[in-house]
Context: one part of a larger RNA
């Protein structure tokens, strides 16, 4: 390389933007580049296939034809790709009404609990565990009342409910702003899908210099358990969690362990957002069918190694990319780039099974 795979055996980059590239709807019309026919030139020898000769045969040699699937010139074909050149509206966008949302920034701003501080009741314990013990309390603690203060997170509603490319987004107001879905069909007229590279975002926990810090809560410390107990329970407690301000870091079981995009292929039942219809009514509202777009459950055909998937596909088929190639060695060595470190990203091989 062929050729085969990628949910769970080895393999889908965490996501998205997007460069090259690849791949591309529909009518005409022209060109003939790709592509197709004829023909002509060349396509060494050798070798390889046929055939015929020849050493007495055969191998071996000789000899004639094919072979040489190519290249290039000339004659034509234009269906199919492709270039051009006018057009189309069904694919992609825009416009117009309309809707639903914990999408995202920013600014205020609410209650309930927690802990601490005053002060007020009130006495001997409270706490804490399987049992305890460290702890905390006669310098009044835990209980209870009231005022007050500070961080931090937002009960109920809350839902296989909703939104966002994914991380992820839940108290309320207001303000600025991103997609999205329905209608409508007035515009553009293929602009369109996929991406190597690259660039942007990207939980947690780390990292810097400052600022905060109720509660939790690595590390430490202490009481316990145990044969030990560097843990599992329990008292305590620094980093950190948390905001500001400039950053850095680039990983996760970043999973739906299932890549983008397009068209096709039975049904049934729930839910969320439009539109549309039918009942009923003045009108709403409730119900019930239809429709798109979304989530979810079962199931057919199919495909699958089975489980298990099954119009939200792991069926049928196409275009485009990342990726795998026996296990350990090993996502490690060493080189290179990033990173303040921490490491990351990329990637071996010896030897061994």
């Nucleotide at each position: 390389c062929u050729g085969g795979g990628c949910g769970u055996a080895a393999a889908g980059a965490g996501c998205u933007u997007g460069u090259a590239g690849g791949c591309g709807g529909u009518u005409u019309g022209u060109c003939g580049c790709g592509u197709c026919u004829a023909u002509c030139g060349u396509g060494a020898a050798c070798a390889c296939u046929c055939g015929c000769a020849u050493c007495u045969c055969a191998a071996c040699u000789g000899u004639g034809a094919g072979c040489g699937u190519g290249c290039g010139g000339u004659c034509g074909a234009u269906a199919c790709g492709g270039g051009c050149a006018c057009g189309c509206u069904a694919g992609a966008g825009u416009u117009c009404u309309g809707c639903a949302g914990g999408g995202g920034a920013g600014a205020c701003u609410g209650a309930a609990a927690u802990u601490c501080c005053u002060g007020g009741u009130g006495u001997a314990g409270c706490g804490g565990u399987g049992a305890a013990a460290u702890g905390c309390g006669c310098a009044u603690a835990u209980a209870u009342c009231a005022a007050g203060a500070a961080g931090a997170a937002c009960a109920c509603c809350g839902g296989u409910g909703g939104c966002g490319a994914g991380c992820g987004c839940g108290g309320g107001u207001c303000u600025c702003u991103g997609g999205g879905c329905a209608g409508u069909a007035a515009c553009u007229g293929a602009c369109g899908c996929u991406g190597a590279a690259a660039a942007g975002c990207a939980a947690a926990a780390g990292c810097g210099u400052g600022g905060g810090u109720a509660g939790c809560g690595a590390a430490c410390a202490g009481g316990a358990u145990u044969a030990g107990a560097u843990a599992c329970c329990c008292c305590g407690g620094u980093a950190g969690u948390c905001c500001c301000a400039c950053g850095c870091c680039g990983u996760a079981a970043a999973c739906g362990g299932u890549g983008g995009g397009u068209a096709u292929u039975a049904g049934a039942u729930g839910u969320g957002g439009u539109u549309u219809u039918c009942u009923c009514u003045u009108c709403c509202c409730c119900g019930g069918g239809a429709u798109c777009c979304g989530u979810g459950c079962c199931g057919u055909a199919g495909a699958u190694a089975a489980a298990g998937c099954a119009u939200u596909u792991a069926g049928u088929a196409c275009c485009c990319c990342c990726c795998c190639u026996g296990g350990g060695g090993a996502g490690u060595a060493c080189g290179g780039c990033c990173g303040c470190a921490a490491g990351g990203c990329u990637a071996a091989a010896a030897c061994u099974c």
A computed fold for a 353-nucleotide part of an RNA from an uncultured bacterium, annotated as small-subunit ribosomal RNA, central domain.
RNAcentral holds the full RNA, with entries from ENA, Greengenes and SILVA.